[in-house]
Context: one part of a larger RNA
RNA sequence: UUGGGUUUAAAGGGUGCGCAGGUGGCUUUAUAAGUCAGAGGUUAAAGACCGGGGCUCAACUCCGCGUUUGCCUUUGAUACUGUAAGGCUUGAAAUACGUAUGGGUAGGCGGAAUUCCUCAUGUAGCGGUGAAAUGCACAGAUAUGAGGAGGAAGACCGAAGGCGAAGGCAGCUUACUGGGCGUUAUUUGACACUGAGGCACGAAAGCGUGGGGAGCGAACAGGAUUAGAUACCCUGGUAGUCCACGCCGUAAACGAUGAGAACUCGACCUGUGUGGUGUAACCAUGCGGGUCCAAGUGAAAACGAGAAGUUCUCCACCUGGGGAGUACGCUGGCAACAGUGAAACUC
Numbered sequence: 001u002u003g004g005g006u007u008u009a010a011a012g013g014g015u016g017c018g019c020a021g022g023u024g025g026c027u028u029u030a031u032a033a034g035u036c037a038g039a040g041g042u043u044a045a046a047g048a049c050c051g052g053g054g055c056u057c058a059a060c061u062c063c064g065c066g067u068u069u070g071c072c073u074u075u076g077a078u079a080c081u082g083u084a085a086g087g088c089u090u091g092a093a094a095u096a097c098g099u100a101u102g103g104g105u106a107g108g109c110g111g112a113a114u115u116c117c118u119c120a121u122g123u124a125g126c127g128g129u130g131a132a133a134u135g136c137a138c139a140g141a142u143a144u145g146a147g148g149a150g151g152a153a154g155a156c157c158g159a160a161g162g163c164g165a166a167g168g169c170a171g172c173u174u175a176c177u178g179g180g181c182g183u184u185a186u187u188u189g190a191c192a193c194u195g196a197g198g199c200a201c202g203a204a205a206g207c208g209u210g211g212g213g214a215g216c217g218a219a220c221a222g223g224a225u226u227a228g229a230u231a232c233c234c235u236g237g238u239a240g241u242c243c244a245c246g247c248c249g250u251a252a253a254c255g256a257u258g259a260g261a262a263c264u265c266g267a268c269c270u271g272u273g274u275g276g277u278g279u280a281a282c283c284a285u286g287c288g289g290g291u292c293c294a295a296g297u298g299a300a301a302a303c304g305a306g307a308a309g310u311u312c313u314c315c316a317c318c319u320g321g322g323g324a325g326u327a328c329g330c331u332g333g334c335a336a337c338a339g340u341g342a343a344a345c346u347c
Base pairs, nucleotide, nucleotide: 004318005317006316007301008300012315014201015200016199017198021194022193023192025088026087027086028085029084030083031082033081034080035077036076037075038074039073040072041071042070050064051063052062053061054060091191092188093187094186095185096184097182098181099180103177104176105175106174107173108172109171115149116148117147118146119145120144121143125136126135162169163168206247207246208245209244210243211242215241216240220236221235222234223233258314259313260312261311262310263309266292267291268290269289270288271287272286273285274284275283276282296303297302320347321346322345329340330339331338332337
């Protein structure tokens, strides 16, 4: 390379938007570029293949056949693809109406609890552990009550539940704003799918500047444990955790399962629309979240209409273990580091 794969064996990009590219619904006409057929030209000789001949055989050599899969010209065919022009509505989109929602951004407000401060009551312990000690406390702690300050997080509801592209999102409320779904009607008329590069978003930790700092708490200190204990346990405690702005760009960024489309026996639970009804149960139908299974698939575990089944389009990625996500170079970054990414050698 041919080919085979990517839930767990190596392998799906963290997620989206999207230029190029690849692919693309039904139908009419034209064209004949691709495609198919016929004819002609060319495709040097030698070689190679096959059938024969000549040197005593063979190597060697001679003759013949076919091959030379290609290219060019020309004459046709028109199903499919392309191109041009036109039509269609089922894909896609738009409008109207309705609907659920912790989707996002900014502001305001409220309660419980911890800590601290002040006052009051009150007296000898509190705290902590396997047991203790460090620690706090007669300069009045712990406990109880009242008042105040400040920061962070949102008990119950709460769920196998909802929303979001992913990361993620939860007290209440206001403003602005995004996406989804349903229903019938109207409109556009293939406007679509995917998407190398590119751009944007992207938990936590970390970084820069300025704030903030209750609780928690890397580092650090002390007390224990222990042979030791740079730990696990305890008492403290700085960065950080929080806010604003700017970086970083990584995660077991997981469903370890790329996106889109079509098709394939059923059962049950659940969120939310619509219809059958005026209510309830129930039924039908659409979009989601789950469990169990038929066929089928799979090495098995398992998957099974939200497929890992049967197919199509496009992208990404894999090719024995270690060396190594390392070295070097380049790009990005304030840095930390990130991206790209080998080889020698070795088993």
This is a predicted structure of a 347-nucleotide part of an RNA (small-subunit ribosomal RNA, central domain) from Flammeovirga kamogawensis. RNAcentral holds the full RNA, with entries from Greengenes.